Description:
Predicted 3D model of a 378-nucleotide RNA (Bacterial RNase P class A) from a Polyangiaceae bacterium. Rfam family: Bacterial RNase P class A. Rfam links the family to the GO terms tRNA processing, ribonuclease P activity and dimeric ribonuclease P complex. Rfam classes the family as a ribozyme. From the family's description: Ribonuclease P (RNase P) is a ubiquitous endoribonuclease, found in archaea, bacteria and eukarya as well as chloroplasts and mitochondria. The coordinates come from a structure-prediction model, not an experiment, and the mean pLDDT is 77. A source record names the gene rnpB.
[in-house]
RNA sequence: GCAGCGGUUCAGGCGAUCGCUCGACGGAUCUUCCGUCGAGAGGAAAGUCCGGGCUCCACAGGGCAGGAUGCCGGGUAACGCCCGGUGAGGGUAACCUCGAGGAAAGUGCCACAGAAAAGCAAACCGCCCGGACGAGUCUCUCGCCCGGGCAAGGGUGAAACGGUGGAGUAAGAGCCCACCGCACGUCCGGCAACGGACGUGGCACGGCAAACCCCAUCCGGAGCAAGGCCACGUAGAGGAGCGUUCGAGGGCUGCCCGCCCGAGCUCCUGGGUAGGCUGCACGAGGCGCGCGGCGACGCGCGUCCCAGAGGAAUGAUCGCCACUCACGCCGGGGCGACCCAGCGCGAGGACAGAACCCGGCUUACGAACCCUGCGACC
Numbered sequence: 001g002c003a004g005c006g007g008u009u010c011a012g013g014c015g016a017u018c019g020c021u022c023g024a025c026g027g028a029u030c031u032u033c034c035g036u037c038g039a040g041a042g043g044a045a046a047g048u049c050c051g052g053g054c055u056c057c058a059c060a061g062g063g064c065a066g067g068a069u070g071c072c073g074g075g076u077a078a079c080g081c082c083c084g085g086u087g088a089g090g091g092u093a094a095c096c097u098c099g100a101g102g103a104a105a106g107u108g109c110c111a112c113a114g115a116a117a118a119g120c121a122a123a124c125c126g127c128c129c130g131g132a133c134g135a136g137u138c139u140c141u142c143g144c145c146c147g148g149g150c151a152a153g154g155g156u157g158a159a160a161c162g163g164u165g166g167a168g169u170a171a172g173a174g175c176c177c178a179c180c181g182c183a184c185g186u187c188c189g190g191c192a193a194c195g196g197a198c199g200u201g202g203c204a205c206g207g208c209a210a211a212c213c214c215c216a217u218c219c220g221g222a223g224c225a226a227g228g229c230c231a232c233g234u235a236g237a238g239g240a241g242c243g244u245u246c247g248a249g250g251g252c253u254g255c256c257c258g259c260c261c262g263a264g265c266u267c268c269u270g271g272g273u274a275g276g277c278u279g280c281a282c283g284a285g286g287c288g289c290g291c292g293g294c295g296a297c298g299c300g301c302g303u304c305c306c307a308g309a310g311g312a313a314u315g316a317u318c319g320c321c322a323c324u325c326a327c328g329c330c331g332g333g334g335c336g337a338c339c340c341a342g343c344g345c346g347a348g349g350a351c352a353g354a355a356c357c358c359g360g361c362u363u364a365c366g367a368a369c370c371c372u373g374c375g376a377c378c
Base pairs, nucleotide, nucleotide: 001374002373003372004371006370007369008368009367010366012321013320014319015318016317017316018315020040021039022038023037024036025035026034027033028032042351046362047361049360050359051358052357053356054223055222056221057220066219067218068217069216070215071085072084073083074082075081086100087098088097089096090095101214102213106212107211108208109207110206124154125153126150127149128148129147130146131145133143134142135141136140162180163179164178165177166176181203182201183200184199185198186197187196188195189194227278228277229276230275237269238268239267240266241265242264249261250260251259252258285304286303287302288301289300290299291298292297323348324347325346327344328343329342331340332339333338
């Protein structure tokens, strides 16, 4: 210098002037205005994808249906998140990825090609044996037909019923043997996923579950426009239906039964209201230290109080300083590649804007540092 990989930190500072929102105090001509003081966005405030708190509604229990998750162990309020491990795969490496439960419960699918796509399958080209016929160079060979044997070889395909070699045979075949693979068993290590060793078996069980399905675990619904309080309004009117002891409707209680209250109740048209307060800022809270843990994280002590708008504040301008980059000048160090420091001038500072709160994920985005590989130069 180029290429790459995971992570950490920061997200300019100070001052002046002019503004904005909220709070406290004071004042005024008091729905508001003025003055002083104090506080005032993020690492993602974003997407609203996942999980929880909180609130209201629902809820005996259990089941059905539906949804989500899916190697193992741990963390957590919880998760589809995080940490540690296992297996498989990728990279020279730093490191990264996983659509990682079950295909010997059942059903289904496997394009095209191919004889055949799963049935202890299947003769398309083939190989071998026997027989009939024909021909010839006639103890044999060739052609054609018939009856059998063969899954070795060829061909098709993403995939063809273990692989390689040998023995064997008419030709062949785990039919037999060796090695590899596979399955099963025992033992050892590990909490486990899993790993290792030994033995047994001639080999059965093709692939797909991001096809249905099966198994295991979890899941009630709606959301701060939740919800609560105050004020104002619900006046007066029209229509329809049900009911008054043959009991509408309400309470105990979601229903049934039972008990109690009981004369009104429901719907439509039309009319009216739609303003303020609260929820709402002390929280799974931030920071520091110590301890436990590989880690995610947990425990203890100390310390701090840190935005609350509601058409929605948190801004703008100027100056100085700092930072990064480019150019120019000068100095120091080193044999050298190069390194360090100073001055001048110019440029630059991204993505983005809380709205009940929190934990994640994802996406957007500037800079510095650490890490890996390669190249050049000394």